[in-house]
RNA sequence: UUAUCAAGAAAGGUGGAGGGAAUAGACCCUUUGAAACCUUGGCAACCCUCCUGUAAUGGGAGAAGGUGCUAACUUCUACUUCGCAUUGUCGAAGAUAGAUAA
Numbered sequence: 001u002u003a004u005c006a007a008g009a010a011a012g013g014u015g016g017a018g019g020g021a022a023u024a025g026a027c028c029c030u031u032u033g034a035a036a037c038c039u040u041g042g043c044a045a046c047c048c049u050c051c052u053g054u055a056a057u058g059g060g061a062g063a064a065g066g067u068g069c070u071a072a073c074u075u076c077u078a079c080u081u082c083g084c085a086u087u088g089u090c091g092a093a094g095a096u097a098g099a100u101a102a
């Protein structure tokens, strides 16, 4: 910089009190064992492989390898704009921030 972020996928061991990115609030997970590390499995399909199409973008299949992920929408809200029988603890779009890949 570009793309994606409503889906999907858990057991065991070590560990021993926190965790859910940061700030604030809310809410949630957690001694029926948090974070972290390790093992095995799984999910997905960004890179990748194969088939195929186009002027170009594509479409289909796969999963050996490189990443990633494996509670809750990126847990929710925050800033801006718009919408309205409902003026809201409302709805929609976007921005900011973040995550992942190339």
Base pairs, nucleotide, nucleotide: 001102002101003100004099005098010040011039012038013037014036018029019028020027023078024077025076026075041070042069043068046066047065048062049061050060051059052058074097079094080093081092082091083090084088
The RNA shown here (SAM riboswitch aptamer (S box leader)) has 102 nucleotides and comes from uncultured Salegentibacter sp.